A computed fold for a 320-nucleotide part of an RNA from a Planctomycetota bacterium, annotated as large-subunit ribosomal RNA, domain IV. The source organism's lineage runs through Bacteria, Pseudomonadati and Planctomycetota. It was read from a public genome assembly. Rfam family: Bacterial large subunit ribosomal RNA.
Context: one part of a larger RNA
RNA sequence: CGGUCGUGAAGGAACUAGGCAAAUUGACCCCGUACGUUCGCAAUAAGGGGGCCCUUCGGGGCGCAGAGAAAAGGCUCUGGCAACUGUUUAUCAAAAACACAGCACUGUGCUAACUCGCAAGAGGACGUAUACAGUGUGACGCUUGCCCAAUGCCGGAAUGUCACGGAAGCGGGUUAGCUUUACGCGAAGCUCGUGACCUAAGCACCGGUCAAUGGCGGCCGUAACUAUGACGGUCCUAAGGUAGCGAAGUUCCUUGUCGGGUAAGUUCCGACGCGCAUGAAUGGCGUAACGACUGGAGCACUGUCUCCACCACCGACUCG
Numbered sequence: 001c002g003g004u005c006g007u008g009a010a011g012g013a014a015c016u017a018g019g020c021a022a023a024u025u026g027a028c029c030c031c032g033u034a035c036g037u038u039c040g041c042a043a044u045a046a047g048g049g050g051g052c053c054c055u056u057c058g059g060g061g062c063g064c065a066g067a068g069a070a071a072a073g074g075c076u077c078u079g080g081c082a083a084c085u086g087u088u089u090a091u092c093a094a095a096a097a098c099a100c101a102g103c104a105c106u107g108u109g110c111u112a113a114c115u116c117g118c119a120a121g122a123g124g125a126c127g128u129a130u131a132c133a134g135u136g137u138g139a140c141g142c143u144u145g146c147c148c149a150a151u152g153c154c155g156g157a158a159u160g161u162c163a164c165g166g167a168a169g170c171g172g173g174u175u176a177g178c179u180u181u182a183c184g185c186g187a188a189g190c191u192c193g194u195g196a197c198c199u200a201a202g203c204a205c206c207g208g209u210c211a212a213u214g215g216c217g218g219c220c221g222u223a224a225c226u227a228u229g230a231c232g233g234u235c236c237u238a239a240g241g242u243a244g245c246g247a248a249g250u251u252c253c254u255u256g257u258c259g260g261g262u263a264a265g266u267u268c269c270g271a272c273g274c275g276c277a278u279g280a281a282u283g284g285c286g287u288a289a290c291g292a293c294u295g296g297a298g299c300a301c302u303g304u305c306u307c308c309a310c311c312a313c314c315g316a317c318u319c320g
Base pairs, nucleotide, nucleotide: 001315002314003313004312006310007309008308010306011305014304019301028050029049030048031047036041038139052061053060054059062066074299075298076297077296078295079294080293081291086098087097102137103136104135105134106133107132108131114123115122116121140286141285142284143283145216146215147214150213151212152209153208154207155206156205159204160203161202165198166197169194170193171192172191173190174189177185178184179182217235218234219233220232221231244278245275256272257271258270259269260268
């Protein structure tokens, strides 16, 4: 000097990104226990008291110390998120991520849809729509607004477009034959090309559908101070964001403004709302309980600190 323990005057978080670490608390019995609540909880809430031995139950005895060693919750208040128990990055992330019961939509009538396989075949299922498969959301409570123009899906079949195929016709090659015997014409067959017309799905077209993918405006004026704008005008759109919530895990400007807490608060809590760029199953807003989650505050406690000191042991170091 390093490591692992232990103790500490006065102060007690002044440390620090942050009480990280340590300390406090601790088993059992008795008393007592708030807000909230889904009436189960919250709750070991909180906060107090007790302990050995003798006793005639009045009391008495011993020790520094009676759960005599070891093992054994610190507590409270208030936000965010996720309902919950669970699951996860074996070896830097355990979470607010995944899952979940519940909810909704879509497909599937059984040789089901769907999945695996070249196939046979198998799973689904020795099940049968209260079933199975896929997708989204994610307990519960209150709710889930407007838009079908685009994209997707579903339905429709008149018209347009349209492949293979079929095909009337037309043109070329070849040549029996014909003939003005050369400038040639040319049946059938074979063959090459062209091709009206017929022809499915799809697309176009017409409808439907948003708990399908998604989207949900601008400018100008206006009230008897001012300010604001219930109101009016106008342009554009498929429709112009409803209920809620809101400087938010979303707010750039921003340490917004006001209130609270502190002597002092870029964090925190409650409000406000011109929301750079919230918003309704990509769910919205609440919510008791639960949480090795995350923000803020307090009590208790402490070597975290002011500010370091000492003890023990193991190393380092010296000698062998």